Context: one part of a larger RNA
């Protein structure tokens, strides 16, 4: 490279990333429950027993053994939190160029835009409000 201009969207393709999810695995920190080693403390202690008493018989004391509570590890439940993973499935970026159209830039060929409702392969397209950040034409006013 100025309209042979610009540029809207749906479709196709490739490529990244990313949300949604039936559901899978795993980490993390507690909860309720079973279960309980060793240990301590409590209790029992008919069975042992050197030192203390006692002449002795015994007796204090103290020891296994057994009870129990506290527990660590284990198992079980349902959450709860964060990670990977996930048939399907959403929309998003870039990508030389494809397909469908032309929606918006001029009055852009129905002036646009903005709320909204509704409809439609698609960019939109209809109704209702509203806005000029709408083009021409006439008239007020103001400025040069």
């Nucleotide at each position: 490279c100025a309209c042979c201009g610009c540029c809207c969207g749906u479709c196709a393709c490739g490529c990244g990333a990313u949300g949604g999810a039936a559901g899978c695995u795993g980490g993390a920190g507690g909860g309720a429950c079973c279960c309980g080693a060793a240990g301590c403390c409590g209790g029992u202690g008919a069975g042992c027993u050197a030192a203390c008493c006692g002449c002795a018989a015994g007796g204090a004391g103290g020891c296994a053994g057994c009870c129990g509570u506290c527990u660590a590890a284990g198992g079980u439940c349902a959450a709860u939190u964060u990670a990977g993973u996930g048939a399907c499935u959403g929309g998003c970026g870039c990508g030389a160029a494809g397909u469908c159209g032309u929606a918006a830039c001029a009055a852009g060929g129905u002036a646009g835009c903005c709320g909204u409702a509704g409809g439609g392969g698609a960019a939109c397209c209809u109704g209702c409000g509203g806005c000029u950040g709408g083009a021409u034409c006439a008239c007020c006013u103001c400025c040069u």
Record summary:
A computed fold for a 144-nucleotide part of an RNA from an uncultured prokaryote, annotated as small-subunit ribosomal RNA, 3' minor domain. The prediction has a mean pLDDT of 85. Its Rfam family is "Bacterial small subunit ribosomal RNA".